A computed fold for a 262-nucleotide part of an RNA from a Candidatus Kaiserbacteria bacterium, annotated as large-subunit ribosomal RNA, domain VI. The coordinates come from a structure-prediction model, not an experiment, and the mean pLDDT is 86. It matches the Rfam family "Bacterial large subunit ribosomal RNA".
[in-house]
Context: one part of a larger RNA
RNA sequence: CGUUGAUACUUGAGGAGAGUCGUCCUUAGUACGAGAGGACCGGGAUGAACUGACCUCUGGUCUACCUGUUGUUCCGCCAGGAGCAUUGCAGGGUAGCUAUGUCGGGAAGGGAUAACCGCUGAAAGCAUCUAAGUGGGAAGCCUCCUCCAAGAUUAGGUAUCGUUAAGGCCCGUGAGAGAUGAUCACGUUGAUAGGCUCCAGGUAUACAGACAGUAAUGUCUUCAGCCGAGGAGUACUAAUUCGCCGAUCUUCUGCGGGGAAG
Repeated sequence: CGUUGAUACUUGAGGAGAGUCGUCCUUAGUACGAGAGGACCGGGAUGAACUGACCUCUGGUCUACCUGUUGUUCCGCCAGGAGCAUUGCAGGGUAGCUAUGUCGGGAAGGGAUAACCGCUGAAAGCAUCUAAGUGGGAAGCCUCCUCCAAGAUUAGGUAUCGUUAAGGCCCGUGAGAGAUGAUCACGUUGAUAGGCUCCAGGUAUACAGACAGUAAUGUCUUCAGCCGAGGAGUACUAAUUCGCCGAUCUUCUGCGGGGAAG
């Protein structure tokens, strides 16, 4: 830009992906074979590699969470803290992201076939799967499975709304999204984010005080205190109002249907 203005939901021409391979048990020590050995077909179980999704578990990470601790500077001193030293170092660790973790997949079926195996059967009184006719037959082909898909310009379909516009944008609060656009959620008829409250969860028992001890330190108050992303509730704060497109309208031209410009 097109698809006759929108909002939802779709069809699927076409395209892409996937397609793998073992081991064990059973059938059955059966068929076969003198024996040694040892099946087809069918049923079941369990793996390898590859691949998709996810974070309940097991782990990793988690420089805005908690704790311990060294040196030093500062907060006048003690106590308690803060800065810097790779996040100073060390021990843990929520959400998120992750694999080595968890769950799943390549199954079955249908159709037409290849090599090949057949039936009927002449040419050619026989024979012959082939000449007429007809059946079986592969990890391969077309489907079936998953994903994309109407720029499929043949531009599809259905429902609803709509020129009083329908609808959309701008703007704002954001995240299941994200480089920016975009997408998605919400904008007071509101739980969108922040704050607050409660909870989950993480650290590991705060400060101050009392007691014991010469003291370091320990015990009690105290499963305390603190807390990023998690869950719920709650309008306290911020999502205000206006505006723009849709589309009018004006001008020119034409007898007119109309055309052109702004």